The RNA shown here (c-di-GMP-I riboswitch aptamer) has 99 nucleotides and comes from Candidatus Accumulibacter necessarius. Taxonomically the source falls in Candidatus Accumulibacter (Bacteria, Pseudomonadati, Pseudomonadota, Betaproteobacteria).
RNA sequence: GACUGAAAAAGGCAAACCCGUCGAAAGACGGGGACGCAAAGUCACCGGUCUAAAGGAAGCGGAAUUCGUGCCGUUUCCAAGGAUGGCGGGGCCGCCAGG
Repeated sequence: GACUGAAAAAGGCAAACCCGUCGAAAGACGGGGACGCAAAGUCACCGGUCUAAAGGAAGCGGAAUUCGUGCCGUUUCCAAGGAUGGCGGGGCCGCCAGG
C1' cells in the first nucleotide's frame, strides 16, 4: 500500500410506521422507532427512476368584446431549473481487523 470483510473491539448511521414542520407534488427536515448498512460518509458529474410547479399545447365551459381577440376556470398531454446517494456507475475522504 492495492485488495479483502470470516471473527473481534470502539463506535456510527437508521427502512417501514407514528407525530410535528416545510413543499403544488415527488420528497425533505426535526422527534420517536429499527428493517437493514463497512462507506446507509460526502458530491446530482453520467445513466436510471419519481414528481410536474413555472411555462407550453389541445379540449370543454364562462364572462368580456372595438368581432380581431385576449382574459378567467377546468381537464388531458408535454415539460426539471425539483427529488432520489437506502437505484447503478464515477469523484473525494475515512474507523477497526486481515493483508